[in-house]
RNA sequence: GUAGGCAACUCUGGAGAAUCUUGCUUAGGCAAGUACCGAAGGGGCAAGGGUAAAGCCGAAUCUCUCAGGUGAAAGGACAGAAUUAUUUUA
Numbered sequence: 001g002u003a004g005g006c007a008a009c010u011c012u013g014g015a016g017a018a019u020c021u022u023g024c025u026u027a028g029g030c031a032a033g034u035a036c037c038g039a040a041g042g043g044g045c046a047a048g049g050g051u052a053a054a055g056c057c058g059a060a061u062c063u064c065u066c067a068g069g070u071g072a073a074a075g076g077a078c079a080g081a082a083u084u085a086u087u088u089u090a
Base pairs, nucleotide, nucleotide: 003088004087005086007084008083010081011080012079013078018034020033021032022031023030024029035070036069037068041066042064043063044062048057049056
């Protein structure tokens, strides 16, 4: 110096589902109820590993819906780009 992996930060893109019902409030909004969504986070497991056998380990955009969300905004898995740090190969 080149390419790749990983991490952090910045920018860009980024889905779904109620502008539901009731009560309170001048309003903004708040509380409760019912229905619903799956892409922060969290829980569950298949192959496989492990054990004498169990317990146990074990992925996802799958699944649960605890948390979160169902106008906009915000958030947002993930994707792209730039920078920095680290690591590996040549």
The prediction has a mean pLDDT of 78. A computed fold for a 90-nucleotide RNA, annotated as Glycine riboswitch aptamer. Of the family's consensus pairs, 90% are formed in the model. The sequence was found by an Rfam model in a public genome assembly. Its Rfam family is "Glycine riboswitch aptamer". Gene Ontology term of the family: glycine biosynthetic process.